A computed fold for a 474-nucleotide part of an RNA from a metagenome, annotated as small-subunit ribosomal RNA, 3' major domain. It matches the Rfam family "Bacterial small subunit ribosomal RNA". Rfam links the family to the GO terms structural constituent of ribosome and ribosome. The RNAcentral record of the full RNA draws on SILVA. The coordinates come from a structure-prediction model, not an experiment, and the mean pLDDT is 84.
Context: one part of a larger RNA
RNA sequence: UGACGGGGGCCCGCACAAGCGGUGGAGCAUGUGGUUUAAUUCGACUACGCGAAGAACCUUACCCAGGUUUGACAUGAUCCAGCAAGGUGGUGAGAGCCACUGUCCUGUAUAAGGCUGGAUGACAGGUGCUGCAUGGCUGUCGUCAGCUCGUGUCGUGAGAUGUUGGGUUAAGUCCCGCAACGAGCGCAACCCUUGCCCGUAGUUGCCAACACGUGAGGGUGGGGACUCUACGGGGACUGCCGGUGUGAAACCGGAGGAAGGUGGGGAUGACGUCAAGUCCUCAUGGCCCUUACGCCUGGGGCUACACACGUGCUACAAUGGGGCGGACAGAGGGGGGCGACGGUGCGAGCCGGAGCGAAUCCCGAAACCGCUUCUCAGCUCAGAUUGGAGUCUGCAACUCGACUCCAUGAAGGUGGAAUCGCUAGUAAUCGCGGAUCAGCACGCCGCGGUGAAUACGUUCCCGGGCCUUGUACA
Numbered sequence: 001u002g003a004c005g006g007g008g009g010c011c012c013g014c015a016c017a018a019g020c021g022g023u024g025g026a027g028c029a030u031g032u033g034g035u036u037u038a039a040u041u042c043g044a045c046u047a048c049g050c051g052a053a054g055a056a057c058c059u060u061a062c063c064c065a066g067g068u069u070u071g072a073c074a075u076g077a078u079c080c081a082g083c084a085a086g087g088u089g090g091u092g093a094g095a096g097c098c099a100c101u102g103u104c105c106u107g108u109a110u111a112a113g114g115c116u117g118g119a120u121g122a123c124a125g126g127u128g129c130u131g132c133a134u135g136g137c138u139g140u141c142g143u144c145a146g147c148u149c150g151u152g153u154c155g156u157g158a159g160a161u162g163u164u165g166g167g168u169u170a171a172g173u174c175c176c177g178c179a180a181c182g183a184g185c186g187c188a189a190c191c192c193u194u195g196c197c198c199g200u201a202g203u204u205g206c207c208a209a210c211a212c213g214u215g216a217g218g219g220u221g222g223g224g225a226c227u228c229u230a231c232g233g234g235g236a237c238u239g240c241c242g243g244u245g246u247g248a249a250a251c252c253g254g255a256g257g258a259a260g261g262u263g264g265g266g267a268u269g270a271c272g273u274c275a276a277g278u279c280c281u282c283a284u285g286g287c288c289c290u291u292a293c294g295c296c297u298g299g300g301g302c303u304a305c306a307c308a309c310g311u312g313c314u315a316c317a318a319u320g321g322g323g324c325g326g327a328c329a330g331a332g333g334g335g336g337g338c339g340a341c342g343g344u345g346c347g348a349g350c351c352g353g354a355g356c357g358a359a360u361c362c363c364g365a366a367a368c369c370g371c372u373u374c375u376c377a378g379c380u381c382a383g384a385u386u387g388g389a390g391u392c393u394g395c396a397a398c399u400c401g402a403c404u405c406c407a408u409g410a411a412g413g414u415g416g417a418a419u420c421g422c423u424a425g426u427a428a429u430c431g432c433g434g435a436u437c438a439g440c441a442c443g444c445c446g447c448g449g450u451g452a453a454u455a456c457g458u459u460c461c462c463g464g465g466c467c468u469u470g471u472a473c474a
Base pairs, nucleotide, nucleotide: 001474002473003471004470005469007468008467009466010465011464012463013462015458016457019422020421021420022419023418026314027313028312029311030310031309032308033307034305035304042051043050062300063299064298065297066296067295068294071123075122077120078119079118080117081116082115083114086101087100088099089098090097091096105113106112125289126288128287129286130285134283135282136278137277138276139274141272146185147184148183149182150181151180152161153160154159165176166175167174191266192265193264194263196234197233198232199231200230201229202228206223207222210221211220212219237260240254241253242252243251244250316415320374321373322372323371324370325369326368332363333362334361337356338355341352342351343350344349381412386407387406388405389404390403391402392401428450429449430448431447432446433445434444
């Protein structure tokens, strides 16, 4: 100087408390451990719906089997043969192997170029090892308020001071004080978005007034008022008033205002820590393989199942289930696509197919509201499992897809110890979209609808910041 303490002081954070909903019990989905296996590829363990934003083949790195050796891919060299590409046949699970056929272009035309095949040897290739040899990227402490430097001063020195102290703040934020005076990286602001207003613009959007028209409809003429769209601007600064405070910083209350003291949300992550993670994104040193640890193909596996754990979904019902009728979004996506509408099927879907590269056309709500039924029961709750019949995608759904219909109807009656999230348009609840993607979503990333309760307080648990103290630790 640090680190640590079941030392102290001060202070923060959904850290506790207050409150709401869960997890832990059930079934299923998914990841992991374990076990099994020819293989159940690998990594990650402050990992575990993580890499994986799509494992039937492919992917694929694993296993079995069949094949191949200048190679699936790059550069260049020598020699030989042929003249392209391609097509056909045999064999085969395919890859491959064997055979036949074919015969282009430039051209000074038996040459050369170019291309293909063969041989040779340089090399290719390796998701083989080392993340404890590395770059890059990332996680974490932590959006925490800290981390340092120059000069000066103090100290033999390590170092200290500044950065400590008194207030204050979300903040090393600001004020005051002070042997310090300044400065840098962080904080904040500048950026995006959302909330209010104005201007400009008016199609594909809008429809107040006028006119036309319809079964209905901005459908038509037209209009720019409104909504909206998207560009520019204004607006909030403790600016104003009162109080408290050191005539400070600031705090409390108030006015005005769409918004008030950082308005809400996002992006943004200091010096560093963990030899943290990644050699399987990529790059790369070293080591290793080289008729194989490379490459191609068929099939299998990654989907196994006595178990154990994590993350989720659906429930256990009446604030509910079923039936009929009625209403209201936002953000996105669409050409081998979205598909209105009509027909057909109980349905998944199928047949035909308008319009739309889209503010124009299409994909589109559910909870909710009204009427009605069920009456507390393993039920008209719940839907697992299984049998049967189908649809769709795809070369192909046996291992191993999703969906539909009929039948079947399991466990489950609110979940022990324990444990998680959340402070407001939040939790809870309801649906919608997108990426990946042929197909496949209870996951992920977004979007809007409905919309709470509680916070006395900081003793305690966890993590953190500053000062201080002890130390036989570095």